Source information:
RNAcentral holds the full RNA, with entries from Greengenes. The part of an RNA shown here (small-subunit ribosomal RNA, 5' domain) has 512 nucleotides and comes from an uncultured bacterium. It matches the Rfam family "Bacterial small subunit ribosomal RNA". Gene Ontology terms of the family: structural constituent of ribosome and ribosome. Model confidence (mean pLDDT): 84 of 100.

Context: one part of a larger RNA
């Protein structure tokens, strides 16, 4: 010199694009942040016509409220569906096949999507809702009654599935792989909208995508004032688990394995594209963004399920917080805001789903703190501005002075200008493809106004551009080094002048 998620101190006019709890993975009040389909499905509720019954006003007939039947709309507690495993956070944890990279699965799995083949025949029992009674202070729960489905379960059908068993071909990379034939057994399905066509569905097989799982080579901080370690430990053979190789797991046997080419233990830390420096080598970081992993009050464990051992799921123990009729219960901001609390330090309890995206749904359309925004912060970069020409008599003040004079200084006054920004006035986007614009009357244009409303901070003894005056008198300060100050300080305070950078400047910490 350059760099920062910086912070401090004085100072501050705009604008654009970014960035903003590095500290306590401390505690959390309050709102939101994951729903959504009535085109699976039974009820319920409102409303609307029809039809009936039976009251009242009342003249036959009409109008009015009520009860019931049925049909439309149109709404939703619950049974079902899919989604809630993504997205969003945050680095506690991990020195590991966590990450990178570059193989490998003859050892896997795949919801939704995309082709392609073939199929959907008949039957049953239930159960939520809702009632009925009843227990609790709540949360919430029981008994008994009815009741539908694309929920739930046999049956029948079915191979190119699967498993056993034969026969035999062709290849490989050992175990084996494809592919053909017999022969047993096992093993599938739902409907629902629609006058219909038909569409969305369902169920099994192939295969493709997309996304994962596992296993390897190699590369990955510091310490030896950590030298030994290791019993499921090392390898076999059988079971067993799993989607699937494997001590993964457990029964047997053997005595293996693994270390000076650092094993074991401690310590420190999520990895990486990248990012700062550097001419390169390289050394240093891992904030934003983009990828993987890991974690979700602390610990453990399963359940569902194509996928989780699951941030806003359950279940169990702990600690804390709250509520209680004291028996029992409810909760988890490392989501977006927001609080208190640590800290030098770090923002709004804001619009909208308009656009991308995602999630359900035939769809309209709903949810969507993802996102797009808009708010605050000179926290960073980048731009622009605070006027532009002219303008000696070198005014006036100031500062110095050897008292002539210097100097501040074309600086100002003074004349003509100009309108970036600004204010006030009007018009007014793009993004949106027919409609649908938060942002936002925003950007931008156009017209008036009027130098008016916009500079500072630091520094000046060398290094280092830049010097004099007064005040202080080893005092009371400066100080990055070297050093300044004891009465003429260019080095402390202040003026004036100068120099450097300029919406900044300076100092501190970090790294090159």
């Nucleotide at each position: 010199g350059g760099a920062c998620g910086a912070a401090c101190g004085c100072u501050g006019g705009c604008g654009g694009c970014g960035u903003g709890c590095u500290u306590a993975a401390c505690a959390c009040a309050u709102g939101c942040a994951a729903g959504u389909c009535g085109a699976a499905c039974g009820g319920g509720g409102u409303u609307g016509c029809a039809g009936g019954g039976a009251u009242a006003g009342u003249u036959u007939a009409c109008u009015a409220a009520c009860c019931u039947u049925g049909c439309a709309a149109u709404u939703u507690a619950g049974u079902g569906g899919c989604g809630g495993a993504c997205g969003g956070g945050u680095g506690a944890g991990u020195a590991a096949c966590a990450c990178g990279u570059g193989g490998g699965c003859a050892a896997c799995c795949a919801a939704c999507c995309u082709u392609a083949a073939a199929g959907a025949g008949g039957g049953g029992g239930a159960u939520a809702a809702c009632a009925a009674c009843g227990a609790g202070a709540a949360a919430u729960c029981g008994u008994u009654g009815c009741u539908a489905a694309u929920a739930c379960c046999g049956c029948a059908u079915a191979a190119a599935g699967u498993u056993a068993g034969c026969u035999a071909a062709u290849c490989g990379c050992a175990u084996g792989a494809u592919a053909a034939g017999c022969u047993a057994a096992u093993g599938a399905a739902a409907g629902g909208a629609g006058a219909a066509a038909u569409c969305c569905g369902c169920u099994u097989u192939a295969a493709g995508a997309c996304g994962g799982g596992c296993c390897c080579g190699c590369g990955c901080c510091u310490g030896a004032u950590u030298a030994g370690c290791u019993a499921g430990u090392u390898g076999g053979u059988g079971g067993g688990a799993u989607a699937a190789a494997a001590g993964c797991u457990c029964a047997c046997c053997a005595a293996g394995g693994c270390g000076a080419c650092g094993a074991u233990c401690a310590g420190u830390a999520g990895c990486c594209g990248a990012u700062c420096u550097g001419a390169g080598a390289g050394g240093a970081u891992g904030a934003c963004c983009g990828g993987c992993c890991a974690c979700a009050c602390u610990g453990g464990a399963a359940c569902u399920g194509a996928g989780a051992c699951a941030c806003g799921g359950u279940c169990c123990a702990g600690a804390c917080u709250c509520c209680u009729a004291c028996g029992g219960g409810a909760g988890g901001c490392a989501g977006c805001a927001g609080u208190g609390g640590g800290g030098a330090a770090u923002a709004u309890u804001g619009c909208a789903c308009a656009a991308u995206g995602g999630g359900g749904g035939a769809a309209a359309c709903c949810c969507u703190g993802a996102u797009g925004c808009a708010g605050c912060a000179a926290c960073g970069c980048c731009g622009c501005g605070u006027g532009g020409a002219g303008g000696a008599c070198g005014a006036a003040g100031g500062u110095u002075u050897u008292c002539g004079g210097a100097u501040u200084g074309u600086a100002a006054a003074c004349u003509c200008c100009u309108g970036u920004c600004a204010u006030u006035u009007g018009g007014g986007a793009a993004g949106a493809u027919a409609a649908u614009g938060a942002c936002g009357g925003u950007a931008c244009c156009a017209a008036a106004u009027g130098a008016g409303g916009a500079a500072g901070c630091c520094a000046c003894g060398g290094c280092u551009a830049a010097c004099u005056a007064c005040g202080u008198g080893c005092c009371a300060g400066c100080a990055g080094c070297c050093g300044c100050g004891g009465u003429a300080a260019c080095a402390c305070g202040u003026a004036g002048g100068u120099g450097g950078c300029g919406a900044g400047c300076g100092u501190u910490g970090u790294c090159c």